[in-house]
Order: sequence, then C1' cells, then structure tokens
RNA sequence: AGGGAAGUAGCUCAAUUGGUAGAGCAUCGGUUUCCAAAACCGAGGGUCGCAGGUUCGAUUCCUGUCUUCCCUGCCA
Repeated sequence: AGGGAAGUAGCUCAAUUGGUAGAGCAUCGGUUUCCAAAACCGAGGGUCGCAGGUUCGAUUCCUGUCUUCCCUGCCA
C1' cells in the first nucleotide's frame, strides 16, 4: 500500500432481502423465606463506532472516516 471481517443496552450476541431495535446475563423493585440464596413476576437502560448522501422513512442501501483483528505485498 491492497483485500477481507467485526463495531448494536454495563457484558455476550441477535435483528435478510428499508417500515419506528430485542434476547440471555448483570442492575433495581416486588412475590416467596425467620433471613438469604434459588425460583417466579415486573421495571429501567440504546444518538445501532462517527460524518455525509439516497429515500416519505436507514441498524439495513451508497460514500468517506476511526478502532480492533486476519490475509497479501514493499522497504529495512
């Protein structure tokens, strides 16, 4: 320098061919218990890496860019 993959809740990850983003764990509250754990019920939590573009509408399509990882190449 070229190519590829990933980036979404505190963490690990879904979301298919564009239509208002979810699960598990964790956290908080409740039920239960003498207390706790476990179990069950519920709640909060997101500028979907960033910035533009297309569109009535973008996590999704296009462009640029940042971070991490992998492959190839060049110099030494």
A computed fold for a 76-nucleotide RNA from a Verrucomicrobiales bacterium, annotated as transfer RNA. RNAcentral holds the sequence, with entries from ENA. The same sequence occurs in records of 2 taxa. Its Rfam family is "tRNA". Rfam classes the family as a transfer RNA. Model confidence (mean pLDDT): 80 of 100.